[in-house]
RNA sequence: GGCAUCGUAGCCAAACGGCUAAGGCGUCCGGUUGCAACCCGGAAGGUGAGGGUUCGAUUCCCUCCGAUGCCU
Numbered sequence: 001g002g003c004a005u006c007g008u009a010g011c012c013a014a015a016c017g018g019c020u021a022a023g024g025c026g027u028c029c030g031g032u033u034g035c036a037a038c039c040c041g042g043a044a045g046g047u048g049a050g051g052g053u054u055c056g057a058u059u060c061c062c063u064c065c066g067a068u069g070c071c072u
Base pairs, nucleotide, nucleotide: 001071002070003069004068005067006066007065010025011024012023018055027043028042029041030040031039048064049063050062051061052060
């Protein structure tokens, strides 16, 4: 330098172009407990950046950024 795959919350991770973007761990609050753990209830936290297509984009297209792998 070229090609491929990937990028969603602090971590892991789902989502035919369509309803309010699932779930687990963690964090915080409350309950429970003599205190804590476990357990139960609840809350906060989100699509790498910019543009395009579309009535509608996490999803399709382009550019860039980053990660991994292969080739040279």

A computed fold for a 72-nucleotide RNA from a Lachnospiraceae bacterium, annotated as transfer RNA. Its Rfam family is "tRNA". Rfam classes the family as a transfer RNA. The prediction has a mean pLDDT of 81.